c-di-GMP-I-GGC riboswitch aptamer from Candidatus Nitricultor lacus, 86 nucleotides, folded computationally. The model forms 95% of the base pairs in the Rfam consensus. Its mean pLDDT, the model's own confidence on a scale to 100, is 88. The organism belongs to Candidatus Nitricultor, within Bacteria. Rfam family: c-di-GMP-I-GGC riboswitch aptamer. On this family, see Smith et al., Biochemistry 2010: "Structural and biochemical determinants of ligand binding by the c-di-GMP riboswitch ".

[in-house]
RNA sequence: AAUGAAAAGGCAAAUUCUCCCAAAGGAGAAGACGCAAAGCCACGAGCCUACAGCAUACAUGUGCCAUGGUAGUCGGGCUGCCAAAU
Numbered sequence: 001a002a003u004g005a006a007a008a009g010g011c012a013a014a015u016u017c018u019c020c021c022a023a024a025g026g027a028g029a030a031g032a033c034g035c036a037a038a039g040c041c042a043c044g045a046g047c048c049u050a051c052a053g054c055a056u057a058c059a060u061g062u063g064c065c066a067u068g069g070u071a072g073u074c075g076g077g078c079u080g081c082c083a084a085a086u
Stems, first nucleotide, its partner, number of pairs: 002086001003083002010035002015030006033072001039078003043075003046070003053064004
């Protein structure tokens, strides 16, 4: 350094409650499906949403669109605890 047995410690999916948001989603509390980077960064791809905008329609709907999100989708960048075997 690769790697991931053990132990200590850490994080916390679904769901519920409260709050923020147009929505996706986020924050706090409860809760644990999981996680060795499930720590941080939206840089690339993917995915989600569509207030505004554009198109169409006038039944106020439909379509497109990220500048909004997602780091627990993958890749990339930065940082980091422990230490058995190989």